The RNA shown here (Lysine riboswitch aptamer) has 162 nucleotides and comes from a chicken gut metagenome. Its mean pLDDT, the model's own confidence on a scale to 100, is 79. RNAcentral holds the sequence, with entries from MGnify.
RNA sequence: GAUAGAGGCGCGGCCAGCCAUCAGUAGCUUCUCCACACAACGCCAGACAGCGGGGGAAGGGAAAGGGACUGCCGCCGAAGCGACGCACCGUUGUCUGACGGGACGGACGCUGGGCCGACGGAGAAUAUCCGGCGGACUGUCACGGAAACGUGGAGAGCUGUC
Numbered sequence: 001g002a003u004a005g006a007g008g009c010g011c012g013g014c015c016a017g018c019c020a021u022c023a024g025u026a027g028c029u030u031c032u033c034c035a036c037a038c039a040a041c042g043c044c045a046g047a048c049a050g051c052g053g054g055g056g057a058a059g060g061g062a063a064a065g066g067g068a069c070u071g072c073c074g075c076c077g078a079a080g081c082g083a084c085g086c087a088c089c090g091u092u093g094u095c096u097g098a099c100g101g102g103a104c105g106g107a108c109g110c111u112g113g114g115c116c117g118a119c120g121g122a123g124a125a126u127a128u129c130c131g132g133c134g135g136a137c138u139g140u141c142a143c144g145g146a147a148a149c150g151u152g153g154a155g156a157g158c159u160g161u162c
Stems, first nucleotide, its partner, number of pairs: 001162005008076001010075004015071003019067001028059007041052003044097006079111004084105002088101004112138002115135003119131004140153005
């Protein structure tokens, strides 16, 4: 250098099925009270424009997005995240901003792996995801040891074959 592999509550898909959540929410129907205007209030913030009258009760009542599980498929820097660059999408329209999402790019940076914990961020969320930190565990190599085990390292690693 090439090639084949291993780690295990291992990684990914935005694939299929299913179940919760979203939510008794939005919108819809009926009744009722208030109002009848350049109103108030609502539509992320401001400006301009536009749209919807407002409250209560009853009836019936979603979806998207975000998830759990199972299956299938692809895999073992699997992959994830951050910074930078950059399309684009959402929040009524335009402008300015803010927030959220995000394909793509590279000779950038961080992380061996999952689990648990508190904290911070995203989220409607007690789901879930992300971050560094702490903990025990685990695979691997190095060093020490008769062993049990101890200490240390990082995937740019480790093991087999050539």